Fluoride riboswitch aptamer (crcB RNA motif) from a Candidatus Binataceae bacterium, 75 nucleotides, folded computationally.

[in-house]
């Protein structure tokens, strides 16, 4: 100097917050589908990756609770 391990703590699992529980990360884990433009690989499976534009669902990795949002029906 680099790797690896254990130990503590931190953060992440497409939109908040909070508990419990699970995955993973250690500077990485992460960062949804779908259509349509391009573009680059590939090569006859019409396929994969960058982008950029438009649409759609969902407030959970999960479970439950509160918040906001919507939809109904009462007072």
């Nucleotide at each position: 100097u680099u790797c690896a391990a254990g130990c503590c703590g931190g953060g992440u699992g497409g939109u908040g917050g909070a508990g419990u529980u699970c995955a993973c990360c250690c500077g990485a884990a992460c960062c949804g589908c779908c259509g349509u433009c391009c573009u680059c690989c590939a090569a006859u499976c019409u396929g994969g990756g960058a982008g950029a534009c438009g649409a759609c669902c969902g407030a959970u990795g999960a479970c439950u609770c509160c918040u906001a949002c919507g939809g109904u029906g009462c007072a």

The model forms 100% of the base pairs in the Rfam consensus.